[in-house]
RNA sequence: UCCGGCGUAGCUAAGUGGCAAAGCACGCGGCUGUUAACCGCGACAUCGGAGGUUCGAUCCCUCCCGCCGGAG
Repeated sequence: UCCGGCGUAGCUAAGUGGCAAAGCACGCGGCUGUUAACCGCGACAUCGGAGGUUCGAUCCCUCCCGCCGGAG
């Protein structure tokens, strides 16, 4: 320098055009002599950044940033 993949909540991670799901963790409560486990409730992501396409973008296109792999 070129090619490919990935970037969504504190962590893991689904969703691939119609206003983002789940688990762990966290907070409150129940249960228990207490803790853990278990059960219930709650809060949490303008989807890496900026433009574009579209009635509408996490999703499609362009550029940039970061990480991983490959070629030279």